[in-house]
RNA sequence: UUCUUCAGGGCAGGGUGCAACUCCCUACCGGCGGUGAUAGUCCGCGACUCCCGAAUACGGGACUGAACCGGUGAAACUCCGGUACCGACGGUGAAAGUCCGGAUGUGAGAAGAA
Repeated sequence: UUCUUCAGGGCAGGGUGCAACUCCCUACCGGCGGUGAUAGUCCGCGACUCCCGAAUACGGGACUGAACCGGUGAAACUCCGGUACCGACGGUGAAAGUCCGGAUGUGAGAAGAA
């Protein structure tokens, strides 16, 4: 450099209602790389959306959520204990991190082969 494969999880139970996996109580989930030590909330990246280049490829750009306290330790905003918080867009008989859809997509990247 080329090629191949892989690369996102989650509303159980209850309430209201004609109707809700969308509301309320409660439950559940956590992409990729980094790091003195294991991270949804630290640093960075990706996905969604938007803009520019003739533009669904490709290239460039914008945007991009959320954590504290105590403990152990040489070292932890990562572990242990406690209490919090966050989650694109479109759809829907009723408002969605968890349902359906774009998506048999994209992709940070991981593994392997030549």